[in-house]
Context: one part of a larger RNA
Molecule: large-subunit ribosomal RNA, domain IV
Organism: metagenome
């Protein structure tokens, strides 16, 4: 040099994507302990103080109950009795050290925010999460030889259950809520009418061929090949429901007594033109958007605002105590993360033998 460790003057996050690493916190016992809250938490929230030894002292008190006594309905029972062993706060007064939880082991804490309620699951060996579940919610099928599933099948699973029960989709706790399109896809129901399989049906047709005609031809029956009309269900088309089903939720012009703006009129276009609520967000391109906080300075953060490139309401919307090796942003304390580095330790490499 490299590791893996001690210590460090002053400063203390200036390091750095990020306080990553490290250092700090730490026990017991007393005190005290906010906002918020689903009243249960939050809370070991924060944030102080005590702590050794001796003596008062076999301290107060407390646990256990032994010998022995008593009564006496004679019990493994009652009453009294305290040894003996053992827990033991606190107070006072001494008393030593720099330090008394004298050593190891032993929560860092708090402001604000996104996400997901939580506990749990998860990519065995790069990803633990905000991803998966979750109890909850609401659609949907299924009347039991249930419906779904495995299997050719018997059979089985569902379930030795029976709609407060079992499959299947979507959502994810709890609180307030969940708007508008059924025009196209789908699902369900409905049956007049169009269309439409085999299969029923058999007009006609063709081959052959008796016959009959001089010839051309013509042609019964019968075997053959073929085949119109007609009948013929589901679907499909047609009709209606139907979004916590697959989805979807407009443009242009003008208008108010400055000047902006449009509450407001006007047209076009649609099945219908995005309500509530939120909002530069995990969603904003333009952008470091603007104003405000917080800094000496902030492309991050927060908290408004709306001009939402391209939020939206179970592909849920907006809240939300509590949880979180979750993700951002401050902030105390603490540090060799740095300013800038030294210096010792052990282990390994290098020189040299």
């Nucleotide at each position: 040099c490299u590791c893996u460790c001690g210590u460090u003057a002053a400063g203390g996050a200036a390091c750095u994507c990020g306080g990553c690493a490290a250092a700090a916190u730490g026990a017991u016992c007393u005190c005290g302990u906010a906002a918020c809250u689903u009243a249960g938490g939050g809370a070991g929230a924060a944030g102080a103080g005590a702590u050794g030894c001796c003596a008062u002292a076999u301290u107060a008190g407390g646990g256990u109950g032994a010998a022995g006594g008593g009564a006496g309905a004679g019990a493994c029972g009652c009453c009294c009795g305290g040894a003996g062993c053992u827990c033991g706060a606190g107070a006072u007064g001494g008393u030593c050290g720099c330090a008394g939880a004298g050593g190891a082991g032993a929560g860092u804490c708090c402001c604000a925010a996104g996400c997901a309620a939580c506990u749990g699951u998860u990519u065995a060996a790069c990803a633990a999460a905000a991803a998966c579940a979750c109890a909850g919610g609401u659609c949907u099928g299924u009347g039991c030889g249930a419906a779904a599933u495995c299997g050719u099948a018997a059979g089985a699973u569902g379930a030795a259950g029976u709609a407060u029960a079992c499959g299947g989709g979507c959502u994810g706790a709890c609180a307030c809520c969940u708007g508008c399109c059924c025009a196209g896809u789908g699902c369900u129901g409905g049956a007049a009418g169009g269309u439409u399989a085999a299969u029923a049906g058999g007009a006609g047709a063709u081959g052959u061929c008796a016959u009959c005609g001089c010839a051309a031809g013509a042609g019964a029956a019968g075997c053959a090949u073929u085949g119109a009309a007609u009948u013929g269900a589901a679907g499909c088309c047609c009709c209606a429901g139907u979004g916590a089903a697959c989805g979807g939720c407009g443009g242009c012009c003008g208008u108010a007594a400055c000047a902006a703006u449009a509450a407001c009129g006007g047209u076009c276009c649609u099945a219908a033109g995005g309500u509530a609520g939120c909002g530069a967000a995990a969603u904003u391109c333009c952008u470091u958007g603007u104003c405000a906080g917080g800094u000496a300075a902030g492309u991050u953060c927060u908290g408004a605002c709306c001009c939402g490139c391209a939020c939206g309401a179970a592909a849920g919307g907006u809240g939300u105590a509590a949880u979180g090796a979750u993700u951002u942003g401050g902030g105390a304390g603490c540090u060799g993360u740095c300013u800038c580095a030294a210096c010792g330790a052990g282990a390994g490499g290098c020189u040299c033998g």